Source information
The part of an RNA shown here (small-subunit ribosomal RNA, 3' major domain) has 467 nucleotides and comes from a metagenome.
Context: one part of a larger RNA
Order: sequence, then C1' cells, then structure tokens
RNA sequence: UGACGGGGGCCCGCACAAGCAGUGGAGUAUGUGGUUUAAUUCGAAGCAACGCGAAGAACCUUACCAGGUCUUGACAUCGAGUGACGUAUCCAGAGAUGGAUAUUUCCUUCGGGACACAAAGACAGGUGGUGCAUGGUUGUCGUCAGCUCGUGUCGUGAGAUGUUGGGUUAAGUCCCGCACGAGCGCAACCCUUAUCAUUAGUUGCUACGCAAGAGCACUCUAAUGAGACUGCCGUUGACAAAACGGAGGAAGGUGGGGAUGACGUCAAAUCAGCACGGCCCUUACGUCCGGGGCUACACACGUGUUACAAUGGCAGGUACAGAGAGACGGUUGUACGUAAGUACGAUCAAAUCCUUAAAGCCUGUCUCAGUUCGGACUGGGGUCUGCAACCCGACCCCACGAAGCUGGAUUCGCUAGUAAUCGCGCAUCAGCCAUGGCGCGGUGAAUACGUUCCCGGGCCUUGUACA
Repeated sequence: UGACGGGGGCCCGCACAAGCAGUGGAGUAUGUGGUUUAAUUCGAAGCAACGCGAAGAACCUUACCAGGUCUUGACAUCGAGUGACGUAUCCAGAGAUGGAUAUUUCCUUCGGGACACAAAGACAGGUGGUGCAUGGUUGUCGUCAGCUCGUGUCGUGAGAUGUUGGGUUAAGUCCCGCACGAGCGCAACCCUUAUCAUUAGUUGCUACGCAAGAGCACUCUAAUGAGACUGCCGUUGACAAAACGGAGGAAGGUGGGGAUGACGUCAAAUCAGCACGGCCCUUACGUCCGGGGCUACACACGUGUUACAAUGGCAGGUACAGAGAGACGGUUGUACGUAAGUACGAUCAAAUCCUUAAAGCCUGUCUCAGUUCGGACUGGGGUCUGCAACCCGACCCCACGAAGCUGGAUUCGCUAGUAAUCGCGCAUCAGCCAUGGCGCGGUGAAUACGUUCCCGGGCCUUGUACA
C1' cells in the first nucleotide's frame, strides 16, 4: 500500500421488512447429471453451467457409431498433355460408384482464354490437442462511483498528498474549506415516449344526410421547432451547494424507457463462429455414401407450461388494439367436409389486400362432485408438409378419461401502467416436437413503519503473525 475481521462509524440496493403472484407436491415440455449404448458427437459447471451455444437434430444439418467407397483427394494454386463437359436412356448396386448406347464445345485481338479430364509431385484437408501460447468477442463485480496522471510539497524509502474533512447528491454531483490543475468514468449530447405549434396531405381522415365529388378542420402519418432550467415564490440552510412546500404547466426536480459498461478482477468462457503459434494425423484423426444415433431410461436436479375450479367450465350473441411479416409468399370470398383441410376464382410487392384479437360485456346452463373441473395416456379414423413421417413430425375428429382438491423444509420475481392476467406478431423454418426466445398492445392491483437483522456494494477509520 492492499486484502481480511462473527472490529467500529456513515450510506445505498426488491437486500431485508410490508405486500402480490409463484417455485418446491401432480401431469407434461425442455435442458443437465447419472446410467445404458455400436454411438447415445462436442462444449458450458456456484452466483456468472443446466428452454445455455441450438433464431428449428426425420434425410441434410452432423461433428458420433457400424458398414460400403476414394487416395493429389469433396475444396485451392501450379501443372506436361487431351477435348470435351453436359444431357437423355439402359444395366449392376442400399447408395456412393462402375459400365454401355446416343448426342457433342464456346469466346477470340488467332497469342490465347473459359470449361472439363488428367500422369508425376509440390500440396490440399482435419469440428484432431492446447482458451494455461494467442487475437477477436463475451460474461461478471456493476450503470457500482470509482480509477488515474502532470507539476509541486512531505517521506531515507515503499509511498503519501491531491481523492481526506464539513454539508449535499442518483453520482469523485455540487458548494465551502483545503497543493494547483488535468484525463478516463458520472451527467449531458443520441433514440423513443408524454404536450403543443408549423409544414406536407395519399393509400389516411370527414364539419358537407349516403354515394360520387370536394376539402385537409379533426384523427393520423413524418420532418422541423417550442417546451423543464430548481427558471419563479416561500421556508430551512453557512450569505453556499442543496432540501422541503407551493404556483403555473401536458410533463417537476436525472419526467418514463432504451442505447451507452471507467481502471481492473476471475490464468472466467470460447482453438466447435472466425483468425492464429507450437504439437499431432496424412491409403487417414482426410473424403463420399445409404442406414442408425444425437429422441435411450431404474433414477436425481434446474427452467417452464397446464391444472387442481364457481372471481370458474360450457353454449349462444356482441365490442375495442398495437407492432410486425408477406410473391417459392399473405390469403378475404364461394362450394365441399364435423374438423384439420381441399377445390375454384379474387386481391395485395402493401397507411390500399391479408386484418374479425382474447380476456371484457349480455343471456342461458352447470351447483361443489374427482364433477359439464382437469386433461395425461391409450385405441380407431383422417389431414398436411416432405424423395421419405417405422425408429422420430405437426394438426383434426370419435372414443378413453390418469395424477391432481393449492403443495414440507425451503426458495424466486416484482415498487406503477410495474406485478398479475389476456391474447397478437416475428425470426429460424418444406414441416415441426415453440409450453422456448424476442417484441406488441388490452385489462390492471397491493405494499413500503423502517434499516435491528440476512445478502451484495461504496467511503472513512481501527487491528493483523496475511501478500
């Protein structure tokens, strides 16, 4: 100087407390461990691994396994030489591949080039190892308020000071004292949302009774600007910074949200995104193929989802969004089908079409039961995607109708348009194991006395046999 303390002081955070809804019990989905297996590819491991890499494992992906192939190779450059390559058909084969038949070059500045085949060899190739050789990227402490420097001063020196102190703040934020200044952080500048004005009106809107027309007031769209600064008033305060209350205002004290992550810590994660140094393989640890596996199952854990019901289930009627995607696509309409869906036509490269949200409200029924709750599992019949749904897809209909009556110790999230609850959309994608992820809007709470305690963090101080 740090680090640590079941030392002290001050302060903060959904950290506790006060509340709300969950987890742990049941079924199921998914990930992991373990076990099994020819293989169940690999990585991730307290917080910060475990719906994680994976924004899509039937084949492919695929890296794994058994089997069948190739050896200058599936891919790149050089290359003597050749002129085809390709397409179609047939045969063998699971296919890769091998064989047969037919057809047969293009451009040209005439030097050659494109493409294909190809000897020998240089080389290719490796998701093989090392993240403890690395780059790059990322997580975490933590959006915590800290981390440093120049000159000066002090100290033999390591170092100190500044950065400590008194107040204050979300903040090393600001003020005052104090070495003076400065940098990276904080804040602001950026995006979005809340109000208004101006400009611009089509596909949007409608004061004109409908339509057409007309118009751009309103809604809205999207560009510019205004607006919030403790600016004003009062009280407190050290005549300060600031705090509290008030006015005006759409908004008040960083208005709400996002992007933004200082010096560093964890030899943190990643050689399987990519790149890259050593090492290793080279008729194989490379390559191609069909098949299997990654989907196994006594069990254990994590994360979700559906429920256990009457604030509910079912049936009928009826109202109101936002954001986003769309041509190999979105799909209204009509007909058929109980339905998944099929057929035919229409429309939209979109403020035009797709485009009717659900909870809600109204009416009826069920009357507390393992039920008209719950929907697992299973049987039968179908639909769709796709070369192909056996291992191993989703969906529909009929039947079946399990556990489950609110869950031990424990433990998680959340302070407002939040929690809870309700649907809608998108990426990946032929299809989908999505109950996941990322967004969008609808309805819309309760509670916070307080900081003694648990956890984490910041500053000062103290002890230390630790570095």